[in-house]
Molecule: Bacterial RNase P class A
Organism: Steroidobacteraceae bacterium
RNA sequence: GGAGCCGGCCAGACAGUCGCUGCAUUUCUGAUGGAAAUGCGGAGGAAAGUCCGGGCUCCGGCGGAUGAGGUGCCAGGUAACACCUGGGGGGCGUGAGCCCACGGAAAGUGCAACAGAGAGCAGACCGCCCAAGCGCCGGCAACGGCGACGGCAAGGGUGAAACGGUGCGGUAAGAGCGCACCGCGUCGGUGGUAACACGCGACGGCACGGCAAACCCCACCUGGAGCAAGGCCAAAUAGGGAAGCAGUCCUGCCGCCCCAAGCGGCGGGGCAGCGUUAUCCGCACGCGCUUCCGGGUAGGCCGCUAGAGGUCCACGGCGACGUGGAUCCCAGAGGAAUGACUGUCCUCGACAGAACCCGGCUUACAGACCGACUCCCAUC
Numbered sequence: 001g002g003a004g005c006c007g008g009c010c011a012g013a014c015a016g017u018c019g020c021u022g023c024a025u026u027u028c029u030g031a032u033g034g035a036a037a038u039g040c041g042g043a044g045g046a047a048a049g050u051c052c053g054g055g056c057u058c059c060g061g062c063g064g065a066u067g068a069g070g071u072g073c074c075a076g077g078u079a080a081c082a083c084c085u086g087g088g089g090g091g092c093g094u095g096a097g098c099c100c101a102c103g104g105a106a107a108g109u110g111c112a113a114c115a116g117a118g119a120g121c122a123g124a125c126c127g128c129c130c131a132a133g134c135g136c137c138g139g140c141a142a143c144g145g146c147g148a149c150g151g152c153a154a155g156g157g158u159g160a161a162a163c164g165g166u167g168c169g170g171u172a173a174g175a176g177c178g179c180a181c182c183g184c185g186u187c188g189g190u191g192g193u194a195a196c197a198c199g200c201g202a203c204g205g206c207a208c209g210g211c212a213a214a215c216c217c218c219a220c221c222u223g224g225a226g227c228a229a230g231g232c233c234a235a236a237u238a239g240g241g242a243a244g245c246a247g248u249c250c251u252g253c254c255g256c257c258c259c260a261a262g263c264g265g266c267g268g269g270g271c272a273g274c275g276u277u278a279u280c281c282g283c284a285c286g287c288g289c290u291u292c293c294g295g296g297u298a299g300g301c302c303g304c305u306a307g308a309g310g311u312c313c314a315c316g317g318c319g320a321c322g323u324g325g326a327u328c329c330c331a332g333a334g335g336a337a338u339g340a341c342u343g344u345c346c347u348c349g350a351c352a353g354a355a356c357c358c359g360g361c362u363u364a365c366a367g368a369c370c371g372a373c374u375c376c377c378a379u380c
Base pairs, nucleotide, nucleotide: 001376002375003374004373006371007370008369010367012345013344014343015342016341017340018339020042021041022040023039024038025037026036027035028034029033044351048362049361051360052359053358054357055356056226057225058224059223068222069221070220071219072218073087074086075085076084077083088102089100090099091098092097103217104216108215109214110211111210125156126155127152128151129150134147135146136145137144138143164182165181166180167179168178169177183206184204185203186202187201188200189198190197191196230302231301232300233299240293241292242291243290244289245288247271248270249269250268251267252266253265254264255263256262273285275283276282309328310327311326312325313324314323315322316321346349
């Protein structure tokens, strides 16, 4: 200098004017409200997808089992997780580094297109071989030659995958058939908390191919619904419940010391209200009025933003993180504010807008900066 890899950080800047919104203070007002002024605050690293995990709220719940769903190497972190950290194993890369649902296929069931002779305890297309046996030919015979309905599976070929690999021996040709090494399995030993590792030992010629994001088995986890959760206040209208008041006429009984009148109480009978302009008929509806109670709608308030919170420091830990101290308050709207315009400057500005909150994951993203590391080239 070039190429790369990992992590962090920022997300145009400044000023002015005019607005919007939350809180606090003050003032005014027609005052549980409204207005003005001043001060402070006012989107993100992903606010997104709503994919996981929690808090919170309501409902349900003795306990257990089944079912359903999820997770799946080990250890740790955490409120919890499918997240994170460290480690193991496998794969990729020269490397920094990156990727992996990574339990069980000797419990059972199932699947494997096409090609191929054969796809599960299989198979012989090409090929190799005639030692024995068999067939044919030759030969008196020993034997020689040829061959498959015999032997073989080394080589070729098919396939994603063909029942260990290399070498030597061996053989008619071959073959774990024998041996050495490698690989594999079982048991033991050593190291490690564990996953696991071992250029440790013994045994076994080798058995046990692949797929479980196929059913399944094993271990562990999970009650359901969600801020339109849920709670409080509460208008009009309609409907529900309770109490009170009932008008007028006739009449019976009782009481107010007695009679009359009047008043009150208890009972019996008759009439009625309202709409349709007025009256009558007709029709339709209905007993009427007042007060109170409870449910509930509109509407309002709470939930609602001080939190598993931010920053800094110390200590413990490889680390995720934990403990302690100091300090800060940093949107809370709700038809939904966070904007518009102007000026100056630069490297000319991406993806994108909170809606109960938090921890993650994933996805989108112009450009700039900082740090650790790797490889290559050149020079000293």